[in-house]
Context: one part of a larger RNA
């Protein structure tokens, strides 16, 4: 050096665990903003920092409730000063204050800064306080050019808007990779994505609709029809509708009403605090008893979850029964106001030609829907449709407008669940993460949990550098549980002993 046994360092995987996560299921709630918002900057505590709170009235103020002994938020204890049965600290409506930046709106600006004008008001003449000044839309008023009446512009004054948010809706734009085993029509796909706009749903919506000689009766949403019938370099692939079965149903209006919204009444529900709420001792082991034996009791409560193991009877709680001064929210009852409300049955419209797009349909026999262009009727004795066209024949009445529900989606709040995860898992994040840190930026983006019932967190001594560490001593069931602290495996290092070389 090996090999073997044993004891240890290093490490930090396994096991247990759970502060956080995943996905649901029921309900709610579906907006928040110039009454100045999301989001931030900066302040704020007796005591430095950060987080959480609040905002110069600043971990708070005031007033209604509830509640009943402590308590001045956490890390984070200890000191100091306080509050509190005249009721506190906590919990809930309600109001009040609310610096600066941010739509940011008096001008500027490299956000969180500088600089201002008018009006009031205080009072010492040097300043303080309050209130106000953006644009743009729409109404009214007044003025008011070229240019006579007017218009245009102008000044005042009123209402509105603006910016932010996860998804879901609607509209305007709109792709490439990719498939076709190339690759151009095609496909992916009206997808992403970019812009507009709306609401709690949007949208659509009461037949110029289907059917087929029978006949149905608005729109939406599933499930069949059906991968059919079609379209398609008849490739790759797109893919219906008629009919049937469901959910849910609801009709109107343009002389006027249906419904809406909104503010006052009152009524029931329900919502933000919350209150009562049965029934168990002992023995044995242990540090500890909920475990063990024994013997009781409760249950409309044997859901969980805590306590020094494994508790139905200890502890919060469950089942149950109640509870609101204030405020909200539904659904009704009465009333008022406002909306509807453009108008008054639909003309540059139907249709037609030329290009386009949509319709499952790629121009095709392509009907229908929608228009960029350029044309152009009829008038109910009329007009659209019934997939080229034409004739009967049925059917409907376009060019105006409104209208719950079934449907679609989850930033959010609240109860509950889970043959989901357990810290290389589960959100990127259990920990003060969108942090550290990287990048000019736009972005990108970790690592990190666990003493112990309980701090009892190791007084006192000794070695030592008034060290690090280490030995004693005590604590504790343990202390190889000592904070680099549950369990503590491999790898890689080592001490001891044998034994081999």
């Nucleotide at each position: 050096c090996g090999c073997a046994u044993a004891c240890g360092g290093u490490g930090g995987a396994u096991g247990c665990c759970u502060a956080g996560g995943c996905g649901g299921u029921a309900a709610g709630a579906g907006g928040c903003g110039a009454a100045g918002a999301a989001g931030g900057a900066c302040g704020u505590g007796g005591c430095a920092g950060c987080c959480u709170g609040c905002g110069a009235a600043a971990a708070g103020c005031u007033u209604c409730g509830g509640g009943g002994a402590g308590g001045u938020g956490g890390c984070a204890a200890a000191c100091a000063a306080c509050c509190u049965a005249u009721g506190a600290u906590c919990c809930g409506g309600a109001g009040a204050u609310g610096u600066c930046c941010g739509a940011a709106u008096g001008g500027g600006g490299c956000a969180a800064c500088c600089c201002a004008g008018c009006c009031g008001g205080u009072u010492u003449u040097a300043a303080c306080c309050g209130g106000u000044u953006a644009u743009c839309g729409c109404c009214g008023a007044c003025u008011g050019a070229a240019u006579a009446c007017a218009u245009a512009g102008g000044u005042c004054g009123g209402c509105g808007a603006g910016g932010c948010g996860a998804a879901c809706c609607c509209a305007g734009g709109g792709a490439a990779c990719u498939g076709a085993a190339a690759c151009a029509u095609c496909u992916a796909a009206g997808u992403a994505c970019c812009u507009g706009g709306a609401g709690g749903a949007a949208a659509a919506g009461a037949a110029a609709u289907c059917a087929a000689c029978c006949g149905a009766g608005a729109u939406u949403c599933c499930c069949u029809u059906a991968g059919u019938a079609g379209u398609g370099g008849c490739g790759a692939g797109c893919g219906a509708a008629c009919g049937g079965g469901g959910a849910g149903c609801a009709g109107c209006c343009c002389u006027u009403a249906a419904g809406c919204a909104u503010c006052a009444u009152u009524g029931u529900u329900u919502u933000u605090a919350g209150u009562a709420g049965a029934a168990g001792c002992g023995u044995c082991u242990g540090g500890a008893a909920a475990g063990u034996c024994g013997c009781a009791c409760c249950a409309u409560a044997g859901a969980g979850g805590g306590u020094g193991a494994u508790a139905g009877u200890c502890c919060c709680g469950u089942a149950u029964a109640c509870g609101a001064a204030a405020g909200g929210a539904a659904c009704g009852u009465u009333g008022g106001u406002g909306u509807g409300a453009a108008g008054a049955c639909g003309a540059g419209u139907a249709g037609g030609g030329c290009g386009a797009g949509g319709c499952a349909c790629g121009u095709g026999a392509a009907a229908c829907c929608u228009u960029g262009u350029c044309u152009g009727a009829a008038c109910a004795u009329g007009g659209g449709g019934g997939g080229a066209c034409c004739a009967u024949c049925c059917u409907c009445c376009a060019a105006g407008g409104c209208u719950a529900a079934a449907u679609a989606c989850u930033c959010c709040u609240u109860a509950c669940c889970g043959a989901c995860c357990g810290a290389u898992a589960g959100u990127g994040a259990a920990c003060c993460a969108g942090u550290a840190c990287c990048g000019u930026g736009a972005g990108g983006g970790a690592a990190a949990g666990g003493c112990g019932a309980a701090a009892a967190g190791a007084a006192c001594c000794g070695c030592g550098g008034u060290g690090a560490g280490c030995g004693g001593a005590g604590u504790g069931a343990a202390a190889u549980a000592g904070a680099a602290c549950c369990u503590g495996a491999a790898a890689c290092c080592g001490u001891a002993u044998g034994c081999g070389u």
Background:
The prediction has a mean pLDDT of 85. This is a predicted structure of a 501-nucleotide part of an RNA (large-subunit ribosomal RNA, domain I) from Methylococcus geothermalis. Its Rfam family is "Bacterial large subunit ribosomal RNA". The RNAcentral record of the full RNA draws on ENA. Taxonomically the source falls in Methylococcus (Bacteria, Pseudomonadota, Gammaproteobacteria, Methylococcaceae).